[in-house]
Context: one part of a larger RNA
RNA sequence: ACUAGUUCAGGGAAUUCGGCAAAUUGGUCCCGUAUCUUCGGUAUAAGGGAUCCCUAAUUUCGUAUUCGUAUGAGUGCGAUUGUAGGGCGCAGAGACCAAGGUGGUCCGACUGUUUAACAAAAACUUAACAUUCUGCGAGGCUGUGAAGCUGUGUAUAGAAUGUGACAUCUGCCCAGUGCCAGUACUUUAAGCUUCGUUUCAACGGGGUGAAGAGCUGGUAAACGGCGGGAGUAACUAUAACUCUCUUAAGGUAGCGUAAUACCUUGUCGAUUGAAUGUCGACUUGCAUGAAUGGUGUAACGAGAUUGCCACUGUCCCGAACUAGUGUCUC
Numbered sequence: 001a002c003u004a005g006u007u008c009a010g011g012g013a014a015u016u017c018g019g020c021a022a023a024u025u026g027g028u029c030c031c032g033u034a035u036c037u038u039c040g041g042u043a044u045a046a047g048g049g050a051u052c053c054c055u056a057a058u059u060u061c062g063u064a065u066u067c068g069u070a071u072g073a074g075u076g077c078g079a080u081u082g083u084a085g086g087g088c089g090c091a092g093a094g095a096c097c098a099a100g101g102u103g104g105u106c107c108g109a110c111u112g113u114u115u116a117a118c119a120a121a122a123a124c125u126u127a128a129c130a131u132u133c134u135g136c137g138a139g140g141c142u143g144u145g146a147a148g149c150u151g152u153g154u155a156u157a158g159a160a161u162g163u164g165a166c167a168u169c170u171g172c173c174c175a176g177u178g179c180c181a182g183u184a185c186u187u188u189a190a191g192c193u194u195c196g197u198u199u200c201a202a203c204g205g206g207g208u209g210a211a212g213a214g215c216u217g218g219u220a221a222a223c224g225g226c227g228g229g230a231g232u233a234a235c236u237a238u239a240a241c242u243c244u245c246u247u248a249a250g251g252u253a254g255c256g257u258a259a260u261a262c263c264u265u266g267u268c269g270a271u272u273g274a275a276u277g278u279c280g281a282c283u284u285g286c287a288u289g290a291a292u293g294g295u296g297u298a299a300c301g302a303g304a305u306u307g308c309c310a311c312u313g314u315c316c317c318g319a320a321c322u323a324g325u326g327u328c329u330c
Stems, first nucleotide, its partner, number of pairs: 001325008010316002014314001019311001027051005036041001038165001052087005060079008088092001100309007107301002112124002128163007139150004166296004171226003176223002178219005185214003191208006227245005254288001255285001266282006
C1' cells in the first nucleotide's frame, strides 16, 4: 500500500451521474391499518405494545385416583390461557437465523422465457381479440419420388398472420401496391388448320388459341395514406362562418413539450434556500393518433425516473483495531 472485516464524538446524503456501498428493519403473539380496487386484493400496509426467571390465585384440557352416583367436586401428574406481585442485567426472538418503509409518473396486464461467458428488459411468450386458407385423397410442411408429419385429427378442427389481460373505443381513404371475383370483348406462344412462294426442305400470310395482361368490380384488424391559401364578430385577439386551389381521402375520438417536441432550460402552477429534475395544467403536435392499435387501468416487476421518513464513515475528516497478501531489512 492493497484485500477481507470490526468500531466511531458531533452532524446526517452536505458525497455522488445516482444513497452505489454500508447501515436501519427483521421471528412469534396482541392491538391497529389509509388510498385505490377488476371487491379477490392492496396488507406483514403504515404505526404501536409484548417477549427471560420465580411466586400466587386463575382459564381450558388430558390422564390416574377418592368421594359420590350425575353431567359434579377434591387430590396427584402433564399441558395450556390471561392477570398481578417480585427478581436480575445496558440489553430476555439477548448469539445465529431473520422485510427498511412510504408517495408521484412512465412502460409492460399478470406467472413465465431470453443474448451458456459484458444486455433479464419496456424485448419474446401468454390468455383474449381479429383476419386469411382448408369439406378431408383438404389446407400447410418435408422429400426428386414412393411416401411421411399435422392426425388414426375433421371447421368447437388444423395451418398462417397481426394485435396482446380487463374497461372503453377502433374514424376517413380502394388513386398506388397486393389479394379476391368477374369478363360478351381486346392482346397472345407452341400446336392444329388453311392459303401462298418454287417440285421437296425452309419461309411467309389468314383462322383457331390457355394462363397472364388489358377491361369491370370488391377488399384497409391487407401493405399503406390521412393538404394548402385568403377574408370575416360592437377594444384587441381569436374565428363558429365564407371564398378559393387541390386530393383516393384530407387526421375523427382520444392523448399531447411525450421512451415521440427541433426551437427548448416552451409558458404557468406545485415541490427546493436554490431544480436543464419530477409532478399537474396549457398546447400553434419540427415529425401524436386509433389491432403498424388509441386512451385508461387494480394487482404484479432484481424494469426506468423522481420525492419523503427512518438509517447510516457516502461525506464533513479522518482515526483506531483484527486477519492476510505485497514491499523493505535481517
Model confidence (mean pLDDT): 84 of 100.
A computed fold for a 330-nucleotide part of an RNA from a Candidatus Woesearchaeota archaeon, annotated as large-subunit ribosomal RNA, domain IV.
It was read from a public genome assembly.
The organism belongs to Candidatus Woesearchaeota, within Archaea.